Predicted 3D model of a 541-nucleotide part of an RNA (small-subunit ribosomal RNA, 5' domain) from a Gemmatimonadota bacterium. The prediction has a mean pLDDT of 86.

Context: one part of a larger RNA
RNA sequence: GGACGAACGCUGGCGGCGUGCUUAACACAUGCAAGUCGUGCGAGAAAACCCCUUCGGGGGUGAGUACAGCGGCGGACGGGUGAGUAACACGUGAGCGAUCUACCCGGUGGCGGGGGACAACCCAGGGAAACCUGGACUAAUACCGCAUACAGCGGAGGGAGUAGGUGCCCUUCGUGAAAGCUGGCCUCUCCAUGGAAGCUAGCGUCGCCGGAGGAGCUCGCGGCCUAUCAGCUUGUUGGUGGGGUAAAGGCCUACCAAGGCGAUGACGGGUAGCUGACGUGAGAGCGUGACCAGCCACACUGGGACUGAGACACGGCCCAGACUCCUACGGGAGGCAGCAGUGGGGAAUAUUGCGCAAUGGGCGAAAGCCUGACGCAGCGACGCCGCGUGGGGGAGGAAGGCCCUAGGGUUGUAAACCCCUGUCAGGUGGGACGAACCCUGGGUCGACGAAUAGUUGGCUCAGCUGACGGUACCAUCAGAGGAAGCUCCGGCUAACUCCGUGCCAGCAGCCGCGGUAACACGGGGGGAGCAAGCGUUGUUC
Numbered sequence: 001g002g003a004c005g006a007a008c009g010c011u012g013g014c015g016g017c018g019u020g021c022u023u024a025a026c027a028c029a030u031g032c033a034a035g036u037c038g039u040g041c042g043a044g045a046a047a048a049c050c051c052c053u054u055c056g057g058g059g060g061u062g063a064g065u066a067c068a069g070c071g072g073c074g075g076a077c078g079g080g081u082g083a084g085u086a087a088c089a090c091g092u093g094a095g096c097g098a099u100c101u102a103c104c105c106g107g108u109g110g111c112g113g114g115g116g117a118c119a120a121c122c123c124a125g126g127g128a129a130a131c132c133u134g135g136a137c138u139a140a141u142a143c144c145g146c147a148u149a150c151a152g153c154g155g156a157g158g159g160a161g162u163a164g165g166u167g168c169c170c171u172u173c174g175u176g177a178a179a180g181c182u183g184g185c186c187u188c189u190c191c192a193u194g195g196a197a198g199c200u201a202g203c204g205u206c207g208c209c210g211g212a213g214g215a216g217c218u219c220g221c222g223g224c225c226u227a228u229c230a231g232c233u234u235g236u237u238g239g240u241g242g243g244g245u246a247a248a249g250g251c252c253u254a255c256c257a258a259g260g261c262g263a264u265g266a267c268g269g270g271u272a273g274c275u276g277a278c279g280u281g282a283g284a285g286c287g288u289g290a291c292c293a294g295c296c297a298c299a300c301u302g303g304g305a306c307u308g309a310g311a312c313a314c315g316g317c318c319c320a321g322a323c324u325c326c327u328a329c330g331g332g333a334g335g336c337a338g339c340a341g342u343g344g345g346g347a348a349u350a351u352u353g354c355g356c357a358a359u360g361g362g363c364g365a366a367a368g369c370c371u372g373a374c375g376c377a378g379c380g381a382c383g384c385c386g387c388g389u390g391g392g393g394g395a396g397g398a399a400g401g402c403c404c405u406a407g408g409g410u411u412g413u414a415a416a417c418c419c420c421u422g423u424c425a426g427g428u429g430g431g432a433c434g435a436a437c438c439c440u441g442g443g444u445c446g447a448c449g450a451a452u453a454g455u456u457g458g459c460u461c462a463g464c465u466g467a468c469g470g471u472a473c474c475a476u477c478a479g480a481g482g483a484a485g486c487u488c489c490g491g492c493u494a495a496c497u498c499c500g501u502g503c504c505a506g507c508a509g510c511c512g513c514g515g516u517a518a519c520a521c522g523g524g525g526g527g528a529g530c531a532a533g534c535g536u537u538g539u540u541c
Base pairs, nucleotide, nucleotide: 001541002540003539004538006537007536008535009534010533013387014386015385016384017383018382019380020379021345026343027342028341030340031339032338035073036072037071040070041069048061049060050059051058052057080298081297082296090222091221092220093219094218095217096216099215100214101213104211105210106209107208108207109206110205112146114144115143122135123134124133125132126131152175153174154173155172156171157170158169159168180203181202182201183200184199185198189196190195191194224270225269226268231261232260233259236258237257238256239255240254241253242252243251273295274294275293276292277288278287279286280285300321301320302319303318304317323334324333325332326331351377353376354375355374359373360371361370362369363368390420391419392418393417400411401410402409403408424482426477427476428475429474430473434468439463440462441461442460443459444458445457446456447455448454485530486529487528488527489526490511491510492509496525497524498523499522500521506513507512
């Protein structure tokens, strides 16, 4: 000198863009943060209003709505944190002849015919509650057989190629699927104005091959300190059989052998998430890993599996533990390292805000619903950047202050005063971009189709949708009006005098100042440097 997620002191006008618990991975009140689909399925209220009434009640609308249930997809993404981890965790480069992959895309071939349940609802019962038990009924794209199946999988036989295959090709035996829903139509079939189990379109469903994206595993190389840690190891190192996994493997197990690692630092201890990057530096390097992005790990602590394409699963389950809460004492409930917010710790770090308008995500045919992701707003000079606090004129130079050799000098064109300007802030009026999709309606050109139904695609026109926000921006009004401080002035280092004090009080980054004329302490005047900041402290180059 540079830098900072900073803090502290004094001061503080505006805006834009960023950024904001570095400490206790301490404990958490409250609200919200993951749902959605009625075009998979069965059931199905009430309030309110209207009508009737024998005043007991009944009917209609509400409404096939709400709340639930079965079922599907999603809850493994997105969001947080950095505790643990010195490890194939990460980075980089390879490999899988040892692998998986829901949704999506391309290709190919199918969806025939049956069965039995369980919720919801009803009944009975237990419990303070959380909730639970029993009986009876029922639907499905829920569940289970049968049929069929190129390919798939298992067995057997044969063949070609490779350095090496469990892979490829041929034959044969066995085994192994599925589900329907919605709209439209009458050409075909059936009933015969019309409708359907028929036709047709869309969505869905099953098997297989391939792709894309994702994931798993293996290996080479690379990146901390410590030898005041020198020896470490029994599933340990290898083999065989078996198990397990999507998959190789001591991953697990039985048996056998006695190996394996180490001064090129094993083992132990300490510290630490890693990287792209960030800071600094001429570079080499050194330091760091906030924000943003990639990967990893974790979700009160420890352990475990279930479901599933995917988890050993932050807002799922079970067990144990600590803690908190409810209880009728029998028993239950909970997990902010999601967004806000609270207490606590701390030098220190924000709103219990608005909106799904945009982008993105989940579900849905769609309308749409959900989304503390996200977009915005709020708070903080925390940082960077921009702007302003006025401009021109104005005396041999007012007053006051300070100094003085008492002549004067300085503050100082500074002020007053004159002439202007109008940024920002303020008032008034206008007022966006971000919006185009989707959808609806019109026009037009196609595709499927028996079809002037219908469905669907392209182009085009119009309509609908804005949290921010009456914001940005524009115009206009008034008027210099509302807007400057902080540190320093002995040398380093730019800037000097007076008074006070008298080794006191104090200063200080280093050298050092202060004991009666202190440019070094305190104050005044003056000056220097930065400026909405200026200094100090801390850390780093």